[in-house]
């Protein structure tokens, strides 16, 4: 010097999951967001002996097969350095959870606010075009 990793501090991204205030902390209480459950009208019927029935989420559904779990698509979703749009372009297309129970749903009520990833030589991170800030 170069090359891989860990720590901390900052960035940035998935997600709702982010701030605030008191605390030495451990947590408490709030604010934003975020899902459930609940009348009327209105909409349904399908549960009762079976493979019931629902809900969070994009993450649904198709075909092939060598079928221990594969292969190719695809409804749908994310990213492309903090903005938007569009153009190429790289991914996702999972998982869990109520427990025989829930359709919409105003008062009303009941909870979540986790967890994963990348960057750090600021080589400003593919183009365009509009913003915004800045001077």
């Nucleotide at each position: 010097g170069g090359c891989a990793g860990g720590c901390c501090g900052c960035c940035g991204c998935c997600c709702a999951a982010u701030c605030g205030u008191c605390g030495c902390a451990a947590g408490a209480c709030g604010a934003g967001c975020c899902g459930g459950g609940g009348a009327a009208c209105c909409a349904g019927g399908u549960u009762c002996a079976c493979u019931g029935g629902g809900g969070u989420g994009u993450a649904u559904c198709c075909g092939c097969a060598g079928u221990u779990u594969g292969c190719g698509g695809u409804a749908g979703g994310g990213a492309u350095u903090g903005c938007u749009u569009c153009c190429g372009u790289c991914c996702c297309g999972a998982a869990c959870c109520c427990g025989u129970c829930a359709g919409c749903u105003a008062a009303c009520u009941c909870g979540g606010u986790c967890g994963g990833c990348g960057g750090u030589g600021u080589c400003a991170c593919g183009g365009a075009a509009g913003g915004a800030a800045c001077u």
Model confidence (mean pLDDT): 80 of 100. This is a predicted structure of a 135-nucleotide RNA (c-di-AMP riboswitch aptamer (ydaO/yuaA leader)) from Actinoplanes campanulatus. The sequence was found by an Rfam model in a public genome assembly. Of the family's consensus pairs, 92% are formed in the model. Lineage of the source: Bacteria > Bacillati > Actinomycetota > Actinomycetes > Actinoplanes. Its Rfam family is "c-di-AMP riboswitch aptamer (ydaO/yuaA leader)". The family has 106 seed sequences and 7,607 matches in Rfam 15.1.